[in-house]
Context: one part of a larger RNA
Molecule: small-subunit ribosomal RNA, 5' domain
Organism: uncultured marine bacterium
RNA sequence: GGAUGAACGCUAGCGGCAGGCCUAACACAUGCAAGUCGAACGGUAACAGGGAUUGCUUGCAAUCCGCUGACGAGUGGCGCACGGGUGAGUAACGCGUAUGCAAUCUGCCUAUAACUGAGGAAUAGCCCAGAGAAAUUUGGAUUAAUACCUCAUAAUAUUGUUUUUUGGCAUCAUUUAACAAUUAAAACUUCGGUGGUUAUAGAUGAGCAUGCGUCCUAUUAGCUUGUUGGUAAGGUAACGGCUUACCAAGGCAACGAUAGGUAGGGGGCCUGAAAGGGUGAUCCCCCACACUGGUACUGAGACACGGACCAGACUCCUACGGGAGGCAGCAGUGAGGAAUAUUGCGCAAUGGAGGAAACUCUGACGCAGCCAUGCCGCGUGAAGGAAGACGGCCCUAUGGGUUGUAAACUUCUUUUAUACAGGAAGAAACCUUUCCAUGUGUGGAAAGCUGACGGUACUGUAAGAAUAAGGAUCGGCUAACUCCGUGCCAGCAGUCGCGGUAAUACGGAGGAUCCAAGCGUUAUCC
Numbered sequence: 001g002g003a004u005g006a007a008c009g010c011u012a013g014c015g016g017c018a019g020g021c022c023u024a025a026c027a028c029a030u031g032c033a034a035g036u037c038g039a040a041c042g043g044u045a046a047c048a049g050g051g052a053u054u055g056c057u058u059g060c061a062a063u064c065c066g067c068u069g070a071c072g073a074g075u076g077g078c079g080c081a082c083g084g085g086u087g088a089g090u091a092a093c094g095c096g097u098a099u100g101c102a103a104u105c106u107g108c109c110u111a112u113a114a115c116u117g118a119g120g121a122a123u124a125g126c127c128c129a130g131a132g133a134a135a136u137u138u139g140g141a142u143u144a145a146u147a148c149c150u151c152a153u154a155a156u157a158u159u160g161u162u163u164u165u166u167g168g169c170a171u172c173a174u175u176u177a178a179c180a181a182u183u184a185a186a187a188c189u190u191c192g193g194u195g196g197u198u199a200u201a202g203a204u205g206a207g208c209a210u211g212c213g214u215c216c217u218a219u220u221a222g223c224u225u226g227u228u229g230g231u232a233a234g235g236u237a238a239c240g241g242c243u244u245a246c247c248a249a250g251g252c253a254a255c256g257a258u259a260g261g262u263a264g265g266g267g268g269c270c271u272g273a274a275a276g277g278g279u280g281a282u283c284c285c286c287c288a289c290a291c292u293g294g295u296a297c298u299g300a301g302a303c304a305c306g307g308a309c310c311a312g313a314c315u316c317c318u319a320c321g322g323g324a325g326g327c328a329g330c331a332g333u334g335a336g337g338a339a340u341a342u343u344g345c346g347c348a349a350u351g352g353a354g355g356a357a358a359c360u361c362u363g364a365c366g367c368a369g370c371c372a373u374g375c376c377g378c379g380u381g382a383a384g385g386a387a388g389a390c391g392g393c394c395c396u397a398u399g400g401g402u403u404g405u406a407a408a409c410u411u412c413u414u415u416u417a418u419a420c421a422g423g424a425a426g427a428a429a430c431c432u433u434u435c436c437a438u439g440u441g442u443g444g445a446a447a448g449c450u451g452a453c454g455g456u457a458c459u460g461u462a463a464g465a466a467u468a469a470g471g472a473u474c475g476g477c478u479a480a481c482u483c484c485g486u487g488c489c490a491g492c493a494g495u496c497g498c499g500g501u502a503a504u505a506c507g508g509a510g511g512a513u514c515c516a517a518g519c520g521u522u523a524u525c526c
Stems, first nucleotide, its partner, number of pairs: 001526004006522005013378006019371002021336001026334003030331003035078003040075002043071002047069003050065007085289003094214008104206002109202008117151004127140005157182006166173002187194002215261003222252003227249008264286004268279004291312005314325004342368001344367003350364001351362004381412004391403005418462005426453001431448007470515005475496003481510005491498002
């Protein structure tokens, strides 16, 4: 000199864009953050409509009917493995990079081929009867499905036995044919469609393996028994000591094993001419974690933040028998700390889940609020104006210097602030209506509908210099000097050092210098 997720002191007019618990992965009141589908199903608690009956004040009330729109609770499907948070752990194939899988899986999506036949038994809900303070739960009767089960059909699937081609990288891969065995499905519909099953291929996502790179300590020198390898079996989507039995005695290490400490990694960011050094906030990619430890279930995918079970610590409820909970989601509270924001608005846009769609949900996201935390921009007026005014300060003091064109005064402008008026873009789609083309799938055109931000940005008009400057420093380094006070005192200080009676170094004043809505100090890095 540059830089910062900064803090502190003094000061403060505005706007744009960004950023905002670095500490206790400490504990959390309250609300919200993952639902959706009635075009899978039985149904009807609420709302609305309709119908029937009754009462009648003749347009209202009661009862009944799932008939319709819809829909609480329930069965079922898809989603909840994404999105969002945090960095505790991890020195590791965790990450980065480059390869391999002839050792693998992949829901939704795309393409292609074939199929979608016949039956059955339950169960939730509803109803009845209980237990319990509650959380919850027991028994009985009955009912549905795209829930569950059986049978049929079946190959380019799987398994087994043969067989053919090509290739390689050893196990093998690829390809042709035959035989045998095994395994599928689900319907709904507004009639337009939407689904279901099997297989192949693709896309996407994931898993595994390997080369190289990846902090400090030798005041850590030896470490290892599933350890290293083999055979066999089990397990996995898959290779493998992944696991087990048996056999062998190996494997790693001064090119640093093992142990200890520290730490999420990268793209990047800061600095520097570069080499390098430091760093890993925001944004993006990967990993790990979800009160602590463990376990599996479901599923295409989890060993699952707002799922389950067990154990533990903590908090809460209790009728003392027993139960409930997990903000490292968004806000917010306490605590810790030098220190870090609103219990806001909206799904209008983008994206996601479900749905045929309308739509619903979405603290993702879009916005607003707070904070000079940073960067950038603008303003606090401009031109003229010498009796060089008054006042202040200084001096060699009837005088001069300086403050200083500064002020007054004259003319001008109105950014900004204020008031009034107008007022966006972000919206194109979906959807509805009409039309056109048509290969009947769909595509295109026009009109209509939809804005949280927001009456915001922006624009115009009005009057008026009107609403707006501070901080640090002035001995040398280092730009900027005099007077007064003090008298090794009070104090200053980054360093050298100032102060003991003429202090440009302390305190005040006048003046000056440097930055400027900031200026200084502290901390850290180059």